[in-house]
Formats: sequence, C1' cells, structure tokens
RNA sequence: CUCAUCCAGAGGGGCUGAGAGAACGGCUCUGUGAAGCCCCGGCAACCACCUGCAACUCCGUCGAAGCAAUUCGGCGUGCAGGAGACGGUGCCAACUCCGUCCCGGUCGGUGAUCUGCCGCCCGGGGAAGAUGAG
Repeated sequence: CUCAUCCAGAGGGGCUGAGAGAACGGCUCUGUGAAGCCCCGGCAACCACCUGCAACUCCGUCGAAGCAAUUCGGCGUGCAGGAGACGGUGCCAACUCCGUCCCGGUCGGUGAUCUGCCGCCCGGGGAAGAUGAG
C1' cells in the first nucleotide's frame, strides 16, 4: 500500500499501586484495585489443515511419458462445508462504548416570511482505528 472483517463469543490468580477506554467531546470502568508484567484458563475461526464442487488463457512449481520438440496430471485460484487449540496469529466491560465529516427521514425548540438556526432519535455512506492475509 491492497483486500476482508468489526451489533456474536470468551476471566481467574499473583506482583504492583492510579489510572484506563487510540485523539477530542460525551459517557463509562476503576483502591470491592486502573494500566503494565507473569501464570493458568477460555473464546473465535483470519491463515494453515481435511472434504466436496467449479475453474485452470497465461505463468510458476512438482511429478509422469518421450531421444527430443512436446504432451498429460497434481498444486498455486474461487465457492461451500468440517474439525480443533499440543500449527501461525488474534481476542476475553460497554456495537470499534457513542459521537466527530457528508447525505436522507421522523419529531421537538426557537426565530419570524430571508423560509433560517439549533437539538434528540433512526438509517446510509465516509474518515480514523483494530485484527488477519498478501
């Protein structure tokens, strides 16, 4: 940088001692112990693994046939399903806690004929972030 996912799920102990939830605002968690580190436990199913179906122009790689040119097949791809934590990661308060930028809708307040401004809620998209794969 690209792609996919983000309303599901899953916590105890020890050390330690004041913060944490990315920023900001809100709201929340927290001496009935925050964050961090360690131990144990758990969740999930991204990659890997297994099965089936499909694709396979080109390319790569492996194997077979052939003196050779070459030909054939498997894998690398996609979809669906499965199993599991003694393969690689991840995660275990609150929807990514909610909002922030844009669009649409319902309602309310205010202002008064410029048809405005403000706000709650709902929906969609975006930004940012997180995790995985490349």

A computed fold for a 134-nucleotide RNA from uncultured Sporichthya sp., annotated as SAM riboswitch aptamer (S box leader). Model confidence (mean pLDDT): 78 of 100. Rfam family: SAM riboswitch aptamer (S box leader). About the family: The SAM riboswitch is found upstream of a number of genes which code for proteins involved in methionine or cysteine biosynthesis in Gram-positive bacteria. The SAM riboswitch acts at the level of transcription termination control. RNAcentral holds the sequence, with entries from MGnify.